[in-house]
Small-subunit ribosomal RNA, central domain from an uncultured bacterium, 350 nucleotides, folded computationally.

Context: one part of a larger RNA
RNA sequence: UUGGGCGUAAAGCGAGCGCAGGCGGUUAGAUAAGUCUGAAGUUAAAGGCUGUGGCUUAACCAUAGUACGCUUUGGAAACUGUUUAACUUGAGUGCAAGAGGGGAGAGUGGAAUUCCAUGUGUAGCGGUGAAAUGCGCAGAUAUCAGGAGGAACACCGAUGGGCGAAGGCAGGUCUCUGGGCAGUUACUGACGCUGAGGAGCGAAAGCAUGGGUAGCGAACAGGAUUAGAUACCCUGGUAGUCCAUGCCGUAAACGGUGGGCGCUAGGUGUAGGGGGCUUCCACGUCUUCUGUGCCGUAGCUAACGCAUUAAGCGCCCCGCCUGGGGAGUACGGCCGCAAGGCUAAAACUC
Repeated sequence: UUGGGCGUAAAGCGAGCGCAGGCGGUUAGAUAAGUCUGAAGUUAAAGGCUGUGGCUUAACCAUAGUACGCUUUGGAAACUGUUUAACUUGAGUGCAAGAGGGGAGAGUGGAAUUCCAUGUGUAGCGGUGAAAUGCGCAGAUAUCAGGAGGAACACCGAUGGGCGAAGGCAGGUCUCUGGGCAGUUACUGACGCUGAGGAGCGAAAGCAUGGGUAGCGAACAGGAUUAGAUACCCUGGUAGUCCAUGCCGUAAACGGUGGGCGCUAGGUGUAGGGGGCUUCCACGUCUUCUGUGCCGUAGCUAACGCAUUAAGCGCCCCGCCUGGGGAGUACGGCCGCAAGGCUAAAACUC
């Protein structure tokens, strides 16, 4: 390389958008580039392949035939392409409903912790396996009412429910705003799928500038423990955690499972819609679409397990893997303020 693979053995980019490219629904007509076919030309000889023959055989040699490719020309029209006309199932739009912690901004609420000043009150509090450091007669802890400030939102709330592409999203109100679902089939008429590069998004930690700082709390200090204890436990505590703006671009960014479309037994929950039956509602029951769980048949799988939310059966496109270590390292390049990120070897060794 051909191939075989990618839930757990090596392997799905963290995730979407999207240029090029690849692939692409139904029905007719045209065309003839791909495709198939006839003829002609060319394809030196040798060599190759097939048949026959000659050296005893083979190698070797002779002889006859024959390519592949290219060019010209005639034809075929199923498929692919191109083009014309049309269609509605794919895709999108409209209309009228309903669900939601989807996003952004601005106000606002109560509980709790801490602190401040006051009242009551007196000797302890706190902490632990046990203690000590620490706080406290300069009146603590406890308790009543008052004030300040920051951060997070108990119950509802879930046997795993909702929304979002992922990261993620939860007190309440208002404003702005994205997406999806069901119904109607009114409109457009293939407008689609994927997507190398690319640009934007992307938890936490970290970085820069300016704010903020109640609680928690890397570092640090002290007390314990211990042979030691640069830890686990305790008392403190700075960055940070919070806000604004800009950077970083990584995670066990996980369903360890790329996206799209079609097909392939069922059962049972749950969330949001629609329809039928029932007695108007409610309830009940049947059915249908979309999401989210559990169990399970065929099938698949090395097994575990997966099983209409596939890891089953197929098609299209992208990414990735190819023994362990060296190493996600060195060097180079690109990016970054830095930390570092992305790309990515080899010697050597087993």
The coordinates come from a structure-prediction model, not an experiment, and the mean pLDDT is 86. Its Rfam family is "Bacterial small subunit ribosomal RNA". The RNAcentral record of the full RNA draws on ENA.